Annotation
Transfer RNA from a Planctomycetia bacterium, 73 nucleotides, folded computationally. Rfam family: tRNA. Its family is annotated with triplet codon-amino acid adaptor activity in the Gene Ontology. By type it is a transfer RNA.

[in-house]
RNA sequence: GCCCGCGUAGCUCAACUGGCAGAGCAUCGCAUUCGUAAUGCGAAGGUUGGGAGUUCGAUUCUCCCCGCUGGCU
Repeated sequence: GCCCGCGUAGCUCAACUGGCAGAGCAUCGCAUUCGUAAUGCGAAGGUUGGGAGUUCGAUUCUCCCCGCUGGCU
């Protein structure tokens, strides 16, 4: 330099063919306990890597850029 894939909550990952962004763990609160852990209930947490385009509507499609993994030379 070329090719493929990936980038979504603090972490690991979903979101089926464009139509309200979710789960588990972690965190916080409450209950439970003599107390802690575990367990149950609840809450908070997102400019979906950045920009532009298409569209009534983009995490999803197109283009450019950035970062990461793998392959080729």